Predicted 3D model of RNase P RNA and transfer RNA as a complex of 447 nucleotides. Rfam match: Bacterial RNase P class A. It is annotated as a ribozyme. Its mean pLDDT, the model's own confidence on a scale to 100, is 75.

[in-house]
RNA sequence: UGAGGGCGCCAGACGAUCGCGGGCAUUCGUGCCUGAGGAAAGUCCGAGCACCAUAGGGCAGGGUGCCGGUUAACUGCCGGUGGAGGCGACUUUAAGGAAAGUGCAACAGAGAUAUACCGCGAACCCUUCUCACGAAGGGCGCAAGGGUGGAAAGGCGAGGUAAGAGCUCACCCGCGGCCUGGCGACUGGCCCGCGCUGUAAACCCCACCUGGUGCAAGAUUGAUAGGGAGGCAAGGGCGCGAACCCUUCGGGGUUCCGUUCGGCGGCGGCCCGUCGCGCCUCCGGGUAAUCGCUUGAGCCUGCUGGCAACUGCAGGCCCAGACAGAUGAUCGUCCAAUACAGAACUCGGCUUACAGACGUCACUCACAUU
RNA sequence: GUCUCCGUAGCUCAGCAGGAUAGAGCGUUCGCCUCCUAAGCGAAAGGCCGGCAGUUCGAAUCUGCCCGGAGACGCCA
Numbered sequence: 001u002g003a004g005g006g007c008g009c010c011a012g013a014c015g016a017u018c019g020c021g022g023g024c025a026u027u028c029g030u031g032c033c034u035g036a037g038g039a040a041a042g043u044c045c046g047a048g049c050a051c052c053a054u055a056g057g058g059c060a061g062g063g064u065g066c067c068g069g070u071u072a073a074c075u076g077c078c079g080g081u082g083g084a085g086g087c088g089a090c091u092u093u094a095a096g097g098a099a100a101g102u103g104c105a106a107c108a109g110a111g112a113u114a115u116a117c118c119g120c121g122a123a124c125c126c127u128u129c130u131c132a133c134g135a136a137g138g139g140c141g142c143a144a145g146g147g148u149g150g151a152a153a154g155g156c157g158a159g160g161u162a163a164g165a166g167c168u169c170a171c172c173c174g175c176g177g178c179c180u181g182g183c184g185a186c187u188g189g190c191c192c193g194c195g196c197u198g199u200a201a202a203c204c205c206c207a208c209c210u211g212g213u214g215c216a217a218g219a220u221u222g223a224u225a226g227g228g229a230g231g232c233a234a235g236g237g238c239g240c241g242a243a244c245c246c247u248u249c250g251g252g253g254u255u256c257c258g259u260u261c262g263g264c265g266g267c268g269g270c271c272c273g274u275c276g277c278g279c280c281u282c283c284g285g286g287u288a289a290u291c292g293c294u295u296g297a298g299c300c301u302g303c304u305g306g307c308a309a310c311u312g313c314a315g316g317c318c319c320a321g322a323c324a325g326a327u328g329a330u331c332g333u334c335c336a337a338u339a340c341a342g343a344a345c346u347c348g349g350c351u352u353a354c355a356g357a358c359g360u361c362a363c364u365c366a367c368a369u370u
Numbered sequence: 371g372u373c374u375c376c377g378u379a380g381c382u383c384a385g386c387a388g389g390a391u392a393g394a395g396c397g398u399u400c401g402c403c404u405c406c407u408a409a410g411c412g413a414a415a416g417g418c419c420g421g422c423a424g425u426u427c428g429a430a431u432c433u434g435c436c437c438g439g440a441g442a443c444g445c446c447a
Base pairs, nucleotide, nucleotide: 001366002365003364004363005361006360007359008358010356012334013333014332015331016330017329018328020035021034022033023032024031025030037340041351042350044349045348046347047346048345049214050213051212052211061210062209063208064207065206066080067079068078069077070076081095082093083092084091085090096205097204101203102202103199104198105197117146118145119142120141121140124139125138126137127136128135129134154172155171157169158168159167173195174194175193176191177190178189179188181186218291219290220289221288227283228282229281230280231279232278235261236260237259238258239257241256242255243254244253245252246251263277264276265275266274267273298317299316300315301314302313303312305310371443372442373441374440375439376438377437380396381395382394383393389427398414399413400412401411402410420436421435422434423433424432
C1' cells in the first nucleotide's frame, strides 16, 4: 500500500412559523411539558397477565436433541468439544440412536444387502478327443480385475494359493473394552475381538419438556331487542295406585295421590297437523362507556464477580398511550438531507428489510521499503 | 389485532408417507371433414410445480426463511 477478519455506533442536527395526540394548570382567553423504531415489520419461539378447564397418574398428540453455563423462560444467548470451509485472522454447524425393529434405495447394473455378466483357475468330479503328455466342454471354486451406480461386503502393501479371499501379517480407518486427563462433550494410550451399506428434515426407539384460548383475553356500570326457562290453570286424559260408597259380583261412582296435556285466533266436518298473535316473572351473550393501558424481568452512569452470556451494589431518570386512530407541513443554515420503514396489552429473543456515514484492534495474508 | 389455509400449463384441478421425461379436462395453433361455419376426428405447442437456502444418491413432494392470495373470529336478523 492492497485485500480481508473480529467488535461496536449513528439513522440527520439546529432555529423560526403554523398544525395534531396526551398530561398538568387555568382568570376558560390560553399557557407549560411531552410525543415512534432499530427493526415499531414477519407473528417464528419464549414468558408476564387474563379467563376457561383441572384429585392424582398414564396414553395419544406436539416440541426439544453434542457438553457446560446463563436466564423469569426459550428452538434464545455465552463458552467449549467433534465435524465442515478458509493459506490465515476466523467463519459455520437441525450434531442422540442405523449394533432394537419396519420401510425405502428409481434408472443403470449380473447383483442393492445379496450376486456371478465379462473375467480368473484347472487342485477335485464327469464327458469327448489323443497311444501318451495334454486339449476342449460342463460341473465346481473365486470375489482380486473390468463394467454399472451416490453406494458393490474396510483401505493399502507383503505373504499365501490352482486361482483367490482378513485366509495370515505390518500400517491406517471405523466399532467395542480397559486405563489416563477433563465437571462434561471428548482427548491420549493399550488391548483383544469385530468389519457391521446409506437414509431417522421416513416410520420408529431413547431421554427431557408440554392443559386450552389470546387484550376482539377479561373486569365493572346501566337498560334492553332477539333468545332461553317458568307461569298465564280452570280443567281434560292416563293409573293391576290408596280410601270410601253402590252393586245384578261383570263392574261403576266420589275424593285424594302420581303423571301427562295445557292461552287465543285462522285453515278444517272433527282429530292430528300447520300458520299467526300474545301477557307476566326470572336468566341473559354482545354492543356502548369506564377500566385493563403503560413504573417495567424499565432506562442511563459508575463500580464488584465472571473469558463471556450474565449477575450484584450504589446513584440518577420517567421516556407515546390513541380507539377512525396524533407524531406533520413550510422556510433558513450545515456541500447534500437522501435508506428500510411507522406504536395499538407488555416484555425477552429469532428472522427478514435497510441509503449513507463512522469508530476501534499489540488481529490475518500478500507485496514493497527500512 | 388474533388465528387458519392455499400457491402446479392461459383457466379449473390431479399428483405431494421422495424415484417422472410432471398429467387430465376446457382453451390455443395446425391438419382432415364441409359449399362455409359449428360439431366431430387427428396432431402439436404451452410448466423450471410462488422464490431462496438446506436434508438426501435423488425434492412438485420433507424442513427453514421470505413473497403473494384467501378465509375465520365483533350483537340480532